[in-house]
Context: one part of a larger RNA
RNA sequence: CGUUGGAGAUUUGAGAAGGGCUGUCCCUAGUACGAGAGGACCGGGACGGACUAACCUCUGGUGUGUCAGUUGUUCCGCCAGGAGCACCGCUGAUUAGCUACGUUGGGAAGGGAUAACCGCUGAAAGCAUCUAAGCGGGAAGCCUGCUUCAAGAUGAGAUCUCCGUGGGUUUAGGCCCGAGAGGCUCCCAGCUAGACUACUGGGUUGAUAGGCCGGAGGUGGAAGCGUGGUAACACGUGCAGCUGACCGGUACUAAUAAGCCGAUGA
Numbered sequence: 001c002g003u004u005g006g007a008g009a010u011u012u013g014a015g016a017a018g019g020g021c022u023g024u025c026c027c028u029a030g031u032a033c034g035a036g037a038g039g040a041c042c043g044g045g046a047c048g049g050a051c052u053a054a055c056c057u058c059u060g061g062u063g064u065g066u067c068a069g070u071u072g073u074u075c076c077g078c079c080a081g082g083a084g085c086a087c088c089g090c091u092g093a094u095u096a097g098c099u100a101c102g103u104u105g106g107g108a109a110g111g112g113a114u115a116a117c118c119g120c121u122g123a124a125a126g127c128a129u130c131u132a133a134g135c136g137g138g139a140a141g142c143c144u145g146c147u148u149c150a151a152g153a154u155g156a157g158a159u160c161u162c163c164g165u166g167g168g169u170u171u172a173g174g175c176c177c178g179a180g181a182g183g184c185u186c187c188c189a190g191c192u193a194g195a196c197u198a199c200u201g202g203g204u205u206g207a208u209a210g211g212c213c214g215g216a217g218g219u220g221g222a223a224g225c226g227u228g229g230u231a232a233c234a235c236g237u238g239c240a241g242c243u244g245a246c247c248g249g250u251a252c253u254a255a256u257a258a259g260c261c262g263a264u265g266a
Base pairs, nucleotide, nucleotide: 001152005163006162007161008160009159010158011157015149016148017147018146021049022048023047024046025045026044027043033038051106052105053104054103055102059100060099061098062097066093067092068091069090070089071086072085073084074083075082076081110144111143112142117137118136119135120134165178166177167176168175169174179264182261183260184259185258186203187202188201189200190199208254209253210252211250212249213248214247215246217243218242219241224237225236226235227234228233
C1' cells in the first nucleotide's frame, strides 16, 4: 500500500515445512515343518542404539555484587574488627537463571488409492485364461492421519463486538473547523520478549520495576561481651549473623506532562 466504511478480538485452512530410522531378547513354541540336525510365519510383550523436541523435579556443570575459611601486602592511629590488591588471590559450599552427563516425550496406530505380485467371476476363442466388461487382496513407498507456519490464498475468506455525526464554505468535485470507536507517539518495566526494532505487562482508578518488610533457599554458628585455658583456642549468649536473581506484601521512589492519527462511504 492492498484486501472497497473504520476499528478490536477470535478463527477456517488453500498451501508450505517438519517427522517417518533401527536392533536384541522373551512368550506363542522347541509348536508347525523336518529322518535328524535344526527350526518358523502370524500375533503379543520387554529392553536398547542413533536422532529429535520440551523441561530443570532428581543427578551433575556453571553460578565474577551469596556465605564461610585462609595466605601475602597496604591502609583504616594501635588491639580487636574490617577494606583494597594479588586469576573471583586461593579454598570449601551454593539460590535463581542457563544447561547435559539429567528427566520426560516422539517416530506410530488407523483410514484411502496403489506397485510388483496373488486372486474371484469371465468371454473374445463351447475349452482354458486375474482382464477384454466387472469385483477383491496387496508395500518402510503415495494421499491422509501427527506437529508447526499459514487469507498478499490479489481467489486477499469467516464469526463476534464497537463506532459510524455537528457546523461553515464551494456550481460541482471538494475544502475547513469540531465530535468520534480505536490506534500511535511518549513514559516505566520485563527471568513469558529481546542485537536494534518488534513483542508482552503497566502508566496513580497503579503492585510495572527499584527500595523497604516478611518468608523460602544458601552459608554454617557473626560482632561484642562473659566463662575456661599460660596460649593457640574452645564453650555460652544463639539454628547465630549475613544473604544476587526466588515467593508474597507494602505507593517510599520512578511510570510526569502532553501531543498526533483516525471511517464519516455505497
Molecule: large-subunit ribosomal RNA, domain VI
Organism: Aquipuribacter aurantiacus